[in-house]
RNA sequence: ACGGUUCAAGGGCAAACUAUCCGCAAGGAUAGGGCGCAAAACCAAGAGGCCCGAGGGGAUCCACGAUCCAGGGCUGGUCUGGCUGCCAAA
Numbered sequence: 001a002c003g004g005u006u007c008a009a010g011g012g013c014a015a016a017c018u019a020u021c022c023g024c025a026a027g028g029a030u031a032g033g034g035c036g037c038a039a040a041a042c043c044a045a046g047a048g049g050c051c052c053g054a055g056g057g058g059a060u061c062c063a064c065g066a067u068c069c070a071g072g073g074c075u076g077g078u079c080u081g082g083c084u085g086c087c088a089a090a
Base pairs, nucleotide, nucleotide: 012037013036017032018031019030020029021028022027035077042082043081045080046079047078048075049074050073051072052071055069056068057067
């Protein structure tokens, strides 16, 4: 240097849940917590999921507005992609 699927050590992140705060909501921040994670770092382009939906349509005689759409947003610990990257045995 290669290898690194299965070894070891050190460190890292942190689900559910709880508290406080922010947000209409999805959800987020901080603290506790620790299910898990070798990219569970970062980005948010594609797909998915979720929320708002005052605008447009809309079953019905009408109304309510089930539901669909435009538009906006959230997630990324659902998958793909981009990008950076620690340690290490055989």
Molecule: c-di-GMP-I riboswitch aptamer
Organism: Nitrospirota bacterium